The part of an RNA shown here (small-subunit ribosomal RNA, 5' domain) has 519 nucleotides and comes from an uncultured bacterium. The full RNA is in RNAcentral, with records from ENA, Greengenes and SILVA.

Context: one part of a larger RNA
RNA sequence: GGAUGAACGCUGGCGGCGUGCCUAACACAUGCAAGUCGAGCGAAGCGCUUGAAUACGAUUCUUCGGAUGAGGAUUCUUGUGACUGAGCGGCGGGCGGGUGAGUAACGCGUGGGCAACCUGCCUUACACAGGGGGAUAACAGUUAGAAAUGACUGCUAAUACCGCAUAAGACCACAAAACCGCAUGGUUUGGUGGUAAAAACUCCGGUGGUAUGGGAUGGACCCGCGUCCGAUUAGCCAGUUGGCGGGGUAGAGGCCCACCAAAGCGACGAUCGGUAGCCGGCCUGAGAGGGCGGACGGCCACAUUGGGACUGAGACACGGCCCAAACUCCUACGGGAGGCAGCAGUGGGGAAUAUUGCACAAUGGGGGGAACCCUGAUGCAGCGACGCCGCGUGAGUGAAGAAGUCAUUCGUGAUGUAAAGCUCUGUCAGCAGGGAAGAAAAUGACGGUACCUGACUAAGAAGCCCCGGCUAACUACGUGCCAGCAGCCGCGGUAAUACGUAGGGGGCAAGCGUUAUCC
Numbered sequence: 001g002g003a004u005g006a007a008c009g010c011u012g013g014c015g016g017c018g019u020g021c022c023u024a025a026c027a028c029a030u031g032c033a034a035g036u037c038g039a040g041c042g043a044a045g046c047g048c049u050u051g052a053a054u055a056c057g058a059u060u061c062u063u064c065g066g067a068u069g070a071g072g073a074u075u076c077u078u079g080u081g082a083c084u085g086a087g088c089g090g091c092g093g094g095c096g097g098g099u100g101a102g103u104a105a106c107g108c109g110u111g112g113g114c115a116a117c118c119u120g121c122c123u124u125a126c127a128c129a130g131g132g133g134g135a136u137a138a139c140a141g142u143u144a145g146a147a148a149u150g151a152c153u154g155c156u157a158a159u160a161c162c163g164c165a166u167a168a169g170a171c172c173a174c175a176a177a178a179c180c181g182c183a184u185g186g187u188u189u190g191g192u193g194g195u196a197a198a199a200a201c202u203c204c205g206g207u208g209g210u211a212u213g214g215g216a217u218g219g220a221c222c223c224g225c226g227u228c229c230g231a232u233u234a235g236c237c238a239g240u241u242g243g244c245g246g247g248g249u250a251g252a253g254g255c256c257c258a259c260c261a262a263a264g265c266g267a268c269g270a271u272c273g274g275u276a277g278c279c280g281g282c283c284u285g286a287g288a289g290g291g292c293g294g295a296c297g298g299c300c301a302c303a304u305u306g307g308g309a310c311u312g313a314g315a316c317a318c319g320g321c322c323c324a325a326a327c328u329c330c331u332a333c334g335g336g337a338g339g340c341a342g343c344a345g346u347g348g349g350g351a352a353u354a355u356u357g358c359a360c361a362a363u364g365g366g367g368g369g370a371a372c373c374c375u376g377a378u379g380c381a382g383c384g385a386c387g388c389c390g391c392g393u394g395a396g397u398g399a400a401g402a403a404g405u406c407a408u409u410c411g412u413g414a415u416g417u418a419a420a421g422c423u424c425u426g427u428c429a430g431c432a433g434g435g436a437a438g439a440a441a442a443u444g445a446c447g448g449u450a451c452c453u454g455a456c457u458a459a460g461a462a463g464c465c466c467c468g469g470c471u472a473a474c475u476a477c478g479u480g481c482c483a484g485c486a487g488c489c490g491c492g493g494u495a496a497u498a499c500g501u502a503g504g505g506g507g508c509a510a511g512c513g514u515u516a517u518c519c
Base pairs, nucleotide, nucleotide: 001519002518003517004516006515007514008513009512010511013391014390015389016388017387018386019384020383021349026347027346028345030344031343032342035091036090037089040088041087044084045083046081047080048079051076052075053074054073056071060067061066098302099301100300107227108226109225110224111223112222113221117219118218122215123214124213125212127210128209130164132162133161139154140153141152142151143150144149170195171194172193173192174191176189177188178187179186180185200207201206228274229273230272235265236264240262241261242260243259245257246256247255277299278298279297280296281292282291283290284289304325305324306323307322308321327338328337329336330335355381357380358379359378363377364375365374366373367372394424395423396422397421404415405414406413407412428460431454432453433452434451438446463508464507465506466505467504468489469488470487474503475502476501477500478499484491485490
């Protein structure tokens, strides 16, 4: 000198774009952050509606006995709905969002391999969808419990569940041929036996279902190389290293197991200890290099701590389940409930870091045929000079030079064209009027915002640090090795350009200094 997710002191006009718990991966009140589909299903409620019954009953007629019967009410019943909230069922809650605790590792980066693998939704090709069955939630009843939550009995539906038929193709077993390769092997062809399918709904337009192959996308696994410090860590290891056989997995593999062998790693630094998420990048530097990994993007890991599996195409799953532990809460003491490292917000810690805001209008995501619903993703707004950038706080003229102040050799010098005065302008802010783009036919949170126009007044808008040398900028007074200053050298003990104040000056400027850290 440059830089920062900065903090502190003094000061502070406006706007744009960014950015904001670096500390306690500390504990969390409250609200919201993942739902959706009635075009899968049954029942209930509500509204409308068809018909019937019951008791009322305006009106009209009346021989006063009665007849007629609009209408609403109750019960049952038929159909219906952009209706409602539970339940069964489907898809989605493995995405999106957060954090960096752990991890020195195939975790990440880079380049490869997979003849050892999987892939819902999407796309493409081809072949199908025949005929049955038994349940169960909801619901009703009984019942246990303070509650959370159950238990029993009875009824019912499905795109829920289970057999049967069919099998081009797929898989398995057996045996064969041809071609090929990179070792195990791979591809193709045809034969025999065996195994496994399906679901309907409809507004009639469609939307779905099953099997198999291909594609795309996403992932799993393996390998070469690279990836901090310490030798005041030198030996480490028993599923350890390899083999054979098996189990397990989507899949290769000591991944796991039985048996056999005794290997394997290490001064080219094993093991141990410390530290740390990695990268694209960012800062600095002429470069080589050094430092960093906040925001944004990719990967990984984690979700109070530890462990486990279930479901599923995909998880060993932040807002799922089970167990254990700590903590908090409820309790009728028997037992239960919870997990902000989502968005806000609270306490605490700290030098220090924001609103319990608006909207789904846009972009994107989930569900749905759609309408639409959901979306603290996202788009915006609020707060903070935290950073960068831009603008303003007026411009011209104006005296041998007002006043005041300071200095003085008392003559004057400085502040100083500075002010006043005169002539202009009107940025920004304020006031009034108009008023977008962003949206494609409709739909705009932002927002009456940006922007445009008009009127108006120099009006509302300057500080901070420094002035001994380094280093641009000097005098007076006070103080008297005191009070104090200080980055280094060093100033201060009676004329201090170095302390304090004033005048003047220098630098930067809505900032200026200090501190911390990096180059």